[in-house]
Context: one part of a larger RNA
RNA sequence: GGCGUAUGGUGGAUGCCUUGGCUCUCAGAGGCGAUGAAGGACGUGUAAAGCUGCGAUAAGCUUCGAUAAGGUGCCAAAAACCGUUAUAAUCGAAGAUUUCCGAAUGGGACAACCUGACCACUUUUAGUGGUCGCAAUAGCGCAAACCCGCUGAACUGAAACAUCUAAGUAAGCGGAGGAAGAGAAAAUAAUAAUGAUUCCCCAAGUAGUGGCGAGCGAACGGGGAACAGUCCAAACCAUAUAUGUUACGGCAUAUGUGGGGUUGUAGGACUUCAACAUUUGUAUAUAUUUGAAUUAGAAUAUCUUGGAAAAUUUAACCAUAGAGGGUGAAAGUCCCGUAUAGGUAAGAAUUUAUACAAUAGAAGUAUCCUGAGUACCGCGAGGCCGGUGAAGCCUUGUGGGAACCUGCCAGCACCAUCUGGUAAGGCUAAAUACUCCUGAGAGACCGAUAGCGUACAAGUACCGUGAGGGAAAGGUGAAAAGUAUCUCGAAUAGAGAAGUGAAAUAGAACCUGAAACCAUACGCUUACAAGCGGUCGGAGCCCCUUCGUGGGGUGACGGCGUGCCUUUUGCAUAAUGAGCCUACGAGUUGCUCCUCACUAGCAAGAUUAAAUCGUUAAGCGAUGUAGUCGAAGCGAAAGCGAGUCUGAAUAGGGCGUAUAGUUAGUGGGGGCAGACGCGAAACUUUGUGAUCUACCCAUGAUCAGGAUGAAGUGUCAGUAACAUGGCAUGGAGGUCCGAACCAAUAUACGUUGAAAAGUGUUUGGAUGAAUUGUGGGUCGGAGUGAAAGGCUAAUCAAACUAAGAGAUAGCUCGUACUCAUCGAAAUGUUUUUAGGAACAGCCUCGGUUAAGAGUGUCAUAGAGGUAGAGCUACUAAUUGGGUAAGGGGGUGUCAAAACCUACCGAACUCAGAUAAACUCCGAAUACUAUUGACAUGUUUACCGGGAGUGAGCCCUUGGGUGCUAAGGUCCUAGGGCAAGAGGGAAAGAACCCAGACCAUCAGCUAAGGUCCCAAAAUAUAUACUAAGUUGAACUAAUGAUGUUUUAUUGCAUUGACAGCUAGGAUGUUUGCUUGGAAGCAGCAAUUCAUUUAAAGAGUGCGUAACAGCUCACUAGUCGAGCGAUAAAGCGCAGAUAAUAAUCGGGCAUUAAGUAUAUUACCGAAGCUAUGGACUCUAUUUAUAGAGUGGUAGAUGAGCAUUCUAACUGUGCUGAAGCUGCAGCGUAAGCUGUGGUGGAACGGUUAGAAAAGAAAAUGUAGGCAUGAGUAACGAUAAAGCAGGUGAAAAACCUGCUCUCCGAAAGACUAAGGUUUCCUGAUCUACGAUAAUCGGAUCAGGGUUAGUCGGGACCUAAGACGAACCGAAUUAGGGUAGUCGAUGGACAACAGGUUAAUAUUCCUGUACCAGAUAUGGAGGACGGAGAAUUGAUGUAGCUACGUGGUGACUGAUAUCCACGUUGAGCCUAGUCUUCUGACGAAGCGAAGUUAUUGAUAUUCUUCCAAGAAAAGCCCAUAUCAUUAAGCCCGUACCGCAAACCAACACAGGUAGUCGGGAUGAGUAUUCUAAGGAGCUC
Repeated sequence: GGCGUAUGGUGGAUGCCUUGGCUCUCAGAGGCGAUGAAGGACGUGUAAAGCUGCGAUAAGCUUCGAUAAGGUGCCAAAAACCGUUAUAAUCGAAGAUUUCCGAAUGGGACAACCUGACCACUUUUAGUGGUCGCAAUAGCGCAAACCCGCUGAACUGAAACAUCUAAGUAAGCGGAGGAAGAGAAAAUAAUAAUGAUUCCCCAAGUAGUGGCGAGCGAACGGGGAACAGUCCAAACCAUAUAUGUUACGGCAUAUGUGGGGUUGUAGGACUUCAACAUUUGUAUAUAUUUGAAUUAGAAUAUCUUGGAAAAUUUAACCAUAGAGGGUGAAAGUCCCGUAUAGGUAAGAAUUUAUACAAUAGAAGUAUCCUGAGUACCGCGAGGCCGGUGAAGCCUUGUGGGAACCUGCCAGCACCAUCUGGUAAGGCUAAAUACUCCUGAGAGACCGAUAGCGUACAAGUACCGUGAGGGAAAGGUGAAAAGUAUCUCGAAUAGAGAAGUGAAAUAGAACCUGAAACCAUACGCUUACAAGCGGUCGGAGCCCCUUCGUGGGGUGACGGCGUGCCUUUUGCAUAAUGAGCCUACGAGUUGCUCCUCACUAGCAAGAUUAAAUCGUUAAGCGAUGUAGUCGAAGCGAAAGCGAGUCUGAAUAGGGCGUAUAGUUAGUGGGGGCAGACGCGAAACUUUGUGAUCUACCCAUGAUCAGGAUGAAGUGUCAGUAACAUGGCAUGGAGGUCCGAACCAAUAUACGUUGAAAAGUGUUUGGAUGAAUUGUGGGUCGGAGUGAAAGGCUAAUCAAACUAAGAGAUAGCUCGUACUCAUCGAAAUGUUUUUAGGAACAGCCUCGGUUAAGAGUGUCAUAGAGGUAGAGCUACUAAUUGGGUAAGGGGGUGUCAAAACCUACCGAACUCAGAUAAACUCCGAAUACUAUUGACAUGUUUACCGGGAGUGAGCCCUUGGGUGCUAAGGUCCUAGGGCAAGAGGGAAAGAACCCAGACCAUCAGCUAAGGUCCCAAAAUAUAUACUAAGUUGAACUAAUGAUGUUUUAUUGCAUUGACAGCUAGGAUGUUUGCUUGGAAGCAGCAAUUCAUUUAAAGAGUGCGUAACAGCUCACUAGUCGAGCGAUAAAGCGCAGAUAAUAAUCGGGCAUUAAGUAUAUUACCGAAGCUAUGGACUCUAUUUAUAGAGUGGUAGAUGAGCAUUCUAACUGUGCUGAAGCUGCAGCGUAAGCUGUGGUGGAACGGUUAGAAAAGAAAAUGUAGGCAUGAGUAACGAUAAAGCAGGUGAAAAACCUGCUCUCCGAAAGACUAAGGUUUCCUGAUCUACGAUAAUCGGAUCAGGGUUAGUCGGGACCUAAGACGAACCGAAUUAGGGUAGUCGAUGGACAACAGGUUAAUAUUCCUGUACCAGAUAUGGAGGACGGAGAAUUGAUGUAGCUACGUGGUGACUGAUAUCCACGUUGAGCCUAGUCUUCUGACGAAGCGAAGUUAUUGAUAUUCUUCCAAGAAAAGCCCAUAUCAUUAAGCCCGUACCGCAAACCAACACAGGUAGUCGGGAUGAGUAUUCUAAGGAGCUC
């Protein structure tokens, strides 16, 4: 270290629980608000942070009612109080009070603040109360859905997209109500009728519409719910006012008022007649009912166990009450309640009465009236089912423009007839929609990762500039009985005793307490060993034991063995995903849409929908027959009809007839919906952002020092005069060098940083197109851009937020328990199609059919044109020869004929010979068959439901392509893998063997093997190989007396072959050639002849040529076989690759190699045997036979989880959960038992589902690993002593050292918001410790007429009466009101606190009218230079203060610090005025050097440089003497307090900024002061 056991820690799953949610039902209510809302800010308690309540009357005040013995909310304790029989508390009703903001409303504003005017009153330097918005008696603002209107998308679907769709949806805007809207026919219909509107069920997915695509989609009519009708305008009459006119009687017109009147079988006015009914509404009164708090409300004891009884036992009781909850476990009779019965205030409903208001008839028909820029028409749109169509109807932007009841409109262009109606005015309940809210209830809804985001101080903490986003977090116990006391310890940490309690392993980090993970103790095991960690066998050791052939733990050694998922032709793959554990996490739901199967009812019929009634209630029952489907079809239709259509047809053919449906339930599948889950980039709509950054506007600020020396000017020279030159002066410049400042050239570091862009060194600009502060402006297809597609809040080729929205995703990933049966495909056709889809093919399930089915073999009969073959059989191609027409060339005196030709050559012919797209021929197989026999026995076919597949791959056969390349590619046929395990091939998807239901320590075999690894032959017989060839898959051309065998042939005892001895001659140096050629450079040939045993006009070497040496050939010797050629076997060379090598290894040589033959054995999940399980078939029903590999997929049967119902059980003598052990079942799982736990939980049969996880770079939480590793944030630095303390590198004090010193010092704006000071504390925070702290707790601290801001002013800009304009909130904008970064404006010094000071104290100063008009003024740039001389510094003198002053030393003591402010006054200088400076003096001393503030100064230049008020003058009027208001003020402020997530090497405007060196604010050192950077 491993395994095991035990005990713990960590952690917070599981179980149980529920205060909270979710979804509904029935009632109520459906608004609140200028009498100040919703929502907030700030307050309010004895103490008080949060919630709740309330409002300066502040967890409350008053009255009435109820109730009451206890109270002062959550919230205990303490303190101080109130109350106890009714003035506590509590509940209900009605009142009072109700700060400030907010519509916000006197004015203003950065919401909760600032600042006015007027009136009244009072206690009159002050206070109290009221009024002051726009507007007009109304309104404004807020609020969840429902409703009406205006404006109005896109994603998406159409497999693209444009009409179309999504959708008049989302969103924006306006408006109303408890509902809204609609509504009493210029309607619908059709020869019949209905009779306002709205809603429900049908009609109907019909008629239609539609790139006639995707889709969209009525109405009539029927059944129901609910029902309700009316008022004006006009005619006519009367009257008031005004105007006109008049023969002054009146008349007319206009406007108003009253009467009248309101419709289509027309009505009304008008004329005539008749009548006072009926119904409804409002108000008051009456009676009844209801109605808040609230009242009464039955009935039990005991035994046992226990901490506790409600459990158990025994015996009772109540019940119009056995709903529910609580009580120390499970209660009808203990408590609250429940059934039932009472009770009243405000209010509500109903009845009756009275008053008021509204409301009716008949006849006649001459005249009058009956809704005008309207109807209607043209053009352009929109709405309807209707997309311009034949397009009616409704609405209207625009242009025309009627009629008058004998009128007009409609009935889907239009016309006629007919029918229905009466437009151009208005109102109208109910039935319907919704639920922010209140009450009462319900749930086969959730139970703390669930259910609302929120069970809890949740829209909180936190994030973001903002719009906006948005968590985590429940449980002690019956009761706090919440651990007195003691010990250890620095300790209020923690621990141990002790105590409480039933229990403390219930101790507050508290019920149960799983897993990952981390420990401790013990048993076995482990240091020569190579490992997907298991499995099979197994020694030893340890433990238990019922003692057995028992059980448990460990596991030396051996055999076999490359995880899971996904995706793939194919994965151990070095292809994807997962660190581990726990919880959560994906085919669901809706639909009177379609289809199929099963079950049930009824059946030529089946069935209700909405609704109504009943029921305590419901998912129940009844009613309801509107409608639907079926019973008849065919046809475009008229139509006909068991037929019909076509057609001339009585023909043929098509579709029908000859099969029963329908309703409901359940299940499979489809459709429409997000439709299995997660996942885009994008599009659109409304908003939010210019604190970053870009540009712009307004107003301010900053730039050490040095250098150069333009124009101009002066002067000298010079010129006729200019010009020109010198010297001065002068001080220009997108000038130069160089700090601050701004930038970012190069390089290094950094890269889980110090930093989400920096640091070090270096570099560019640095008076300008410079940099920077404050306040403003411009923005999303838009802004801004010296332009990089840059920047627009760490985001940019279109920001961010929310919404449409669950956009869409032919794509990727993931998709959860078990067993059983069968089991594919990777092919064809088509496809904007190729990784998708449709149809077919192949699979599965159910049903039907059972024959001449299917399949195989043989036979028989067929069609055919492949392999082969052939080509004088075609077509095409082709080699050589022969022959040859013709052609070319030449000769031919020109031509022709003719001739020649080593040229070409059709055709023919001889021989050879090619072909996928040649065939005179032509198989084998394969294929076909209504043929026959045999075998097999439903394997077949059809109908219907459900799929998956449509990427394939390898080997062998025949081909195409390619290179007769490919592990290539495309077909054909077969096999296999895919989806197939086992044995062999060392190892291997496919090769060889063989198809795994389970068990067995049985047997036989296949491929392949039998020396060892390693089961079986060191088998047998005969050969071969010598190369370790070989021992599986590794090779060629070529080369070779390797060797073995075979065949043919030659020579040989008449003596072969080889060796040795000898010969190898002559003509002749053959001829020619040649310089020479003599056998041997070359050419030629009668390569001849002679002698011979034999000897070439010569096989090689050699010479200049000869010579010489050899060979062939011959003889001798020797004495038996010797050559040649061809074929075969096994070998040799050829032979070269990357980790030492290797046949798998060791190794093997008459083999363990190779070949042949033979026998035996081994060898698999094959076959057999024995036992068992399941499926199917068959029948004789308990037997037989056959079968059981499996991915996608189809089908069947089960297990588990949660809830419900009925029945039946368990439980404090211990439920669920958790955790060991044992047993059972083929499996999912189940049961028993020990421990823990402490209150609920099962079984059976049915039902219903948020119903099963290992994977989704899944979600949340916890815990590992890396690892005690990296790091601990500027390399300015520490050391010692003392103190405190439990403890000191860091705290305090002191001494020494070091660092900054244009800063690392001092002041101040912004921003922060208590960080400031004091005391106490150290769990967390501080990158370590801490006694310390910017940490925690408590207390304290900010004092102003003059400082800053307001009560003054205006800039950019903002808001904005009027006005313009907009569908709308819009958008502009005058007057005006705001708005500093600017203008204006009065205080200084010293002292004082722990912490404030121009604020307190002391002293000494200063500041003032109002209104109106006019004028002046305020009032302005850059650069440069001089003047002025504030201030600072240094020195000296003097004075003052303090220290030193022994010795030394030159005569002298030396050193340090201080000597000041505002203000008043004025000579004088400069100046137009104004103003600046300012001697002397007062106040509290001088001087020298240097520095150089201020100024409205001066000079110069071109780019020509705010406004208003205060203030001054003039004029006029009024007031008369006073007052000192509000806010800020602590502290940090180049930083540990701001912006950067941090106590972060970054960023952050302005002022002062000493000395030495130096030109300098550079550099180095240093003063004051500060610091040593938290390991």
The part of an RNA shown here (large-subunit ribosomal RNA, half A) has 1575 nucleotides and comes from an uncultured Bacteroidia bacterium. The coordinates come from a structure-prediction model, not an experiment, and the mean pLDDT is 81.